[in-house]
Context: one part of a larger RNA
Formats: sequence, structure tokens, C1' cells
RNA sequence: CGUAGGAAAUUUGAGGAGAACAUUCCUUAGUACGAGAGGACCGGGAAUGACGCACCUCUGGUGUUCCAGUUGUCCUGCCAAGGGCAGUGCUGGGUAGCUAUGUGCGGAAUGGAUAAGCGCUGAAGGCAUCUAAGCGCUAAGCCGUCUCCAAGAUGAGAUUUCCCUACCCGUAAGGGUACUCAAGGCACCUUGAAGACUACGAGGUUGAUAGGCUGGGUGUGUAAGGCUCGCGAGGGCUUCAGCUAACCAGUACUAAUCUGCCGUGAGG
Repeated sequence: CGUAGGAAAUUUGAGGAGAACAUUCCUUAGUACGAGAGGACCGGGAAUGACGCACCUCUGGUGUUCCAGUUGUCCUGCCAAGGGCAGUGCUGGGUAGCUAUGUGCGGAAUGGAUAAGCGCUGAAGGCAUCUAAGCGCUAAGCCGUCUCCAAGAUGAGAUUUCCCUACCCGUAAGGGUACUCAAGGCACCUUGAAGACUACGAGGUUGAUAGGCUGGGUGUGUAAGGCUCGCGAGGGCUUCAGCUAACCAGUACUAAUCUGCCGUGAGG
């Protein structure tokens, strides 16, 4: 821009993409078959591998925004307590998120038309013949069935809901005057398990959108100060303490202020 008014939702599915796998064991049954050795079809059940999709409850990884230990050195006058630097100084753990080696699920069932093949009926050609007319069966393959995208499918589809004036001229289209600026959208702002940007989602005071605060959770592992024991390095009690990111709630304390623009008037 189009989809012959404008808008918001919900959709149909032309078409396209993906998937389609394999193995083992048990049973049927040591049955059919076979002298024996061996050893099934058909059917039923249970697992596994690789592959794919999703997820983070569990098992782990990461986690330079959390906690602790510790070395050297400099600084806060000193002690104590801390801070900086040394690859995050090094080390031990670890929330959220992300993640696989972890977890869940999938390739199931089934229909149609067929290939090679196997047939029925059956002439040409009194027989025979699956074929010439006609009718069947049959494959991990083909077309569906399953998952995803999808109306720029210009063949531009469908459904629901919302919005929009009075008078005059004119058959109408349209024009004039006065009034009006709808529904909705965009900008802007707070932002997100959304994201390169854009887009998409949530929210904007009639508000829990983000931050803060409070409570909880999680992690770390018993803070500082005080008291006390020891000559001391240190130990004990206060104390499962103190601190705690991205987690879960609550709470308007802070910031989403105020606004601007687009879009018209019933539709050839």
C1' cells in the first nucleotide's frame, strides 16, 4: 500500500514445513516342521538404543551480583573490625537464570489408491489364459491420519463485537454551511522467563509495571560486640547466629506526571 467505511478479537485452511527409525527379551512354543541337529509364521507383552521436541522437580554443571575460609601487601592513626590490589588473589560451597550427562514426551493406531507379486470371472482363440471388458488381495514406499506455519490464498475468505451529524442543493454520486474528532491506534513512560534493533507481552494512579521496604524461601554455616577459659596461638557462651543476587508474596514509599498526534461523520 492492497484486501471498497473504520476498528478489535476469534478463526477456516489453499499451500508449505516437520516427523516417519532400529534392536533385544518374554510368551505363543521347544509347538508346527524335521530322522536328528535345529527351529518358526501369525498373535500378545516388556524393555532398550540413536534421533527429535519440551522442561529444570530430581542428579549434576555454571553461577566474576550470595556466604564463608585464607596468603601477601597498602590504606582507614593504633588494637579490633574492615576496604583496595594480586586471573573472581587463592580455596570451599551456592539462589535465580541458562544448561545435559538429568526429567517428561514422540515416531501409536488406522484409512485410501497402488508396485512387484498372488488371484476370481473371462473371451479374442468352443480348450486354456490374472486381462482384452470387469472384480479382488497385497509394501517400511505414495496420499491422508499426527505436529507446526499459513488469507499478499491479489482467488486477499469466515464469524462475533465496537464506532461514526444536522440542515440545504442534487434521482444518485457528490457538493455547501454549521458542528463534531468516534471506536480504536501510535507516540511517551514503568517494564518482561520477549528481545541484536524492531517486533511481541504486562502495566501507566480507577495502578502491584519496575525499584524500595516488610514477611517468607534459599544459600552459607554460628557475625560483630560483650562475658569467660588459656602465658599464648586460640577455645566456649550469648548464637541453627549474622549476612543473604536474579526467587515467592504483601505493601503506593519512589517512578510510570502532564500530554501530543493519527483516525471522522453510515461508506463507489
Molecule: large-subunit ribosomal RNA, domain VI
Organism: bioreactor metagenome